[in-house]
RNA sequence: CCUUCGGGGCAGGGUGAAAGCAUUCAGGCAAGUUAUCAAUAUCUUGAUGCCGAUUCCCGACCGGCGGUAAAGCCCGCGAGCGCUGACCGGCUACAAACGGCGCGCACGAUCCGGUGAGAUUCCGGAGCCGACGGUAUAGUCCGGAAGAGAGAAGG
Repeated sequence: CCUUCGGGGCAGGGUGAAAGCAUUCAGGCAAGUUAUCAAUAUCUUGAUGCCGAUUCCCGACCGGCGGUAAAGCCCGCGAGCGCUGACCGGCUACAAACGGCGCGCACGAUCCGGUGAGAUUCCGGAGCCGACGGUAUAGUCCGGAAGAGAGAAGG
C1' cells in the first nucleotide's frame, strides 16, 4: 500500500392511548331532510363493543474490539451529536466544502462465595446496564446505515 472480514436480541401472557369501524343502546336538533311552533337519522353527542404497544406491566432474550487467568458491568478503544483552531490533509496556488487531529456532551452497569501462584474474567449464587430520530413511553421494531468503525486475517 492492496484485498477480505468486521453486532446480537421480545417466546408466552396482561392492559388498551389515538384514529377507524360497529350497535334491536341512550340523548340532541345548529346545519340537512320532511308532512316546518314539530318530527327525524344517514347528522350529532355519549355509552358500549371490535381493533390497536416486539415501546407500558409480568415475563423472555442479547452482549462489538484490544489488554489482562477466558470480562456487556476492571483498564482502554469504537459507533452518535455539537464546537473551536493560529495545526495537518485537501487544491497548480490561496480560500471554502469535506476529512484528520483536538475539545465537550451523550454512554451506561457488580458484588458475594469457591478453586488457584494468579480470576470484579473461570465455577456457583444474587444483581445491574444499554446513543440518537420515529412511533403508544423501544438495548430487542423502523430509520440515518448497501454508512461508519475499534480491530482481525491474508498478500
This is a predicted structure of a 155-nucleotide RNA (FMN riboswitch aptamer (RFN element)) from a marine sediment metagenome.